[in-house]
Context: one part of a larger RNA
RNA sequence: CGUACACGGUGGAUGCCUUGGCGGUAGGAGGCGAUGAAGGACGUUGUAGCAUGCGAUAAGCCUCGGGGAGCCUGCAAACUGGCUUUGAUCCGAGGAUUUCCGAAUGGGGAAACCCACCCGUCGUAAGGCGGGUAUCUUCACCUGAAUCUAUAGGGUGCAAGAGGCGAACCCGGGGAACUGAAACAUCUAAGUACCCGGAGGAAAAGAAAUCAAUUGAGAUUCCCCUAGUAGCGGCGAGCGAACGGGGACCAGCCGAGUGAAUUGAUUGUAGUGGAACAGUCUGGAAAGUCUGGCGAUACAGGGUGAUAGCCCCGUACACGAAACGAUCUUUUCAACGUAUUAAGUAGGGCGGAGCACGUGAAACUUUGUCUGAAGAUGGGGGGACCAUCCUCCAAGGCUAAAUACUACCUACCGACCGAUAGUGAACUAGUACCGUGAGGGAAAGGCGAAAAGAACCCCGUUGAGGGGAGUGAAAUAGAACCUGAAACCGUGUACGU
Numbered sequence: 001c002g003u004a005c006a007c008g009g010u011g012g013a014u015g016c017c018u019u020g021g022c023g024g025u026a027g028g029a030g031g032c033g034a035u036g037a038a039g040g041a042c043g044u045u046g047u048a049g050c051a052u053g054c055g056a057u058a059a060g061c062c063u064c065g066g067g068g069a070g071c072c073u074g075c076a077a078a079c080u081g082g083c084u085u086u087g088a089u090c091c092g093a094g095g096a097u098u099u100c101c102g103a104a105u106g107g108g109g110a111a112a113c114c115c116a117c118c119c120g121u122c123g124u125a126a127g128g129c130g131g132g133u134a135u136c137u138u139c140a141c142c143u144g145a146a147u148c149u150a151u152a153g154g155g156u157g158c159a160a161g162a163g164g165c166g167a168a169c170c171c172g173g174g175g176a177a178c179u180g181a182a183a184c185a186u187c188u189a190a191g192u193a194c195c196c197g198g199a200g201g202a203a204a205a206g207a208a209a210u211c212a213a214u215u216g217a218g219a220u221u222c223c224c225c226u227a228g229u230a231g232c233g234g235c236g237a238g239c240g241a242a243c244g245g246g247g248a249c250c251a252g253c254c255g256a257g258u259g260a261a262u263u264g265a266u267u268g269u270a271g272u273g274g275a276a277c278a279g280u281c282u283g284g285a286a287a288g289u290c291u292g293g294c295g296a297u298a299c300a301g302g303g304u305g306a307u308a309g310c311c312c313c314g315u316a317c318a319c320g321a322a323a324c325g326a327u328c329u330u331u332u333c334a335a336c337g338u339a340u341u342a343a344g345u346a347g348g349g350c351g352g353a354g355c356a357c358g359u360g361a362a363a364c365u366u367u368g369u370c371u372g373a374a375g376a377u378g379g380g381g382g383g384a385c386c387a388u389c390c391u392c393c394a395a396g397g398c399u400a401a402a403u404a405c406u407a408c409c410u411a412c413c414g415a416c417c418g419a420u421a422g423u424g425a426a427c428u429a430g431u432a433c434c435g436u437g438a439g440g441g442a443a444a445g446g447c448g449a450a451a452a453g454a455a456c457c458c459c460g461u462u463g464a465g466g467g468g469a470g471u472g473a474a475a476u477a478g479a480a481c482c483u484g485a486a487a488c489c490g491u492g493u494a495c496g497u
Stems, first nucleotide, its partner, number of pairs: 001496009015482001016446002020417002022414007029406002031165002039101003042055003046079002049075003061095006070083003106115003116133007135162004139157005169200001170198005180187001184234001210217002221248005231239002252398003258334004264328006271319003277292003281288001293310002295299001301313003347371008357383001378393005433440002453481001456468004
């Protein structure tokens, strides 16, 4: 040095576990905000920090309910000091307080800071306390030019509203490129991504100037077919209907309503009651074994020292609200509103856009520009255009449901994950850390049933670490703590060189 065996060290795989995730189902809710939001800064507990809660009334104050013995949030004990059957802590409803920043709104500003003015009030005064002072729109009133009337403009208002935030869904205004076409330009990707504006719990659309085809249908929306059909298309790549049929839902109209109070019903936001078991054996521990019982509208689930219907929490079932809501309903009151048939319109020319339809034979819808009718004895459409026939009535408006979505709440589910998985995050996680910044972005779970977390002694530097002793079922479960693989490093023995 090698090989083999044994025993260790290191390391943290594997197994088991789950506080956390992922995906869904049903129901709810679908907004919050100048009465100052979302989000923050700084404070706040007797004792440092982080998290949670709260706001100078600061882990809290008041009222009304629930509840019934302990409590003073977690990491997290300890000390100190308190509260509580005169009902605390805790849970629910309503209220009070709510620093500073932030739409931030008195002015400014490098957010959480600086500097003002006006009014009221207290005070001798310094000063304290309270309220107000942004902009825009509408309304009302006052004023008021060139310019007489007026208007523009200015001002005031304890007049009303707006502003900002929010996951997706929706409507509108703008609007790419990569890519595909095996290159590329029309085309495609795609009216997608993205930007902007606006709204609602849904939005949009909507009661035929619609389709159909010689029979008729009868608003809109959504689904299945029609159908990858008819078509469009450097007729390439690709794009791609409608009629009609079957379903979901149905509603019509010219305010169908709106707000407030009220009657009753149902229901939500705390909760209440809630059946039935003992012994033997093994064991550290019984829920396991064996023996004999019992409940079940409850054998869902979880916990308890191993696997519990009957030990505990629950579950089935039955009940429950002072307060605040929701839905339906009864009655009353208030204020507002109720179009009258549509002209610079229909149509046309030029240039675009939308329609599955790329200018095409291109109807239809829309409109930047130029034009420009008729008036129901009229007008639009039926895919160039004309006739016949059929059908409808534009240029005003409203409208539930069927449809889309889920940041949020409640209950439940999973041939979903189980700590390199599942969210980036099971733990001080959008933390530590990196970056001027936009932004990027981790690692890190498990002693034991219970801390019973090792008194005391010894070695050692009043160490680190270890040896005894003790606890425990177990300490090779000792906090670097369940299990403890491999790589890697040793010790001992045997053999080889």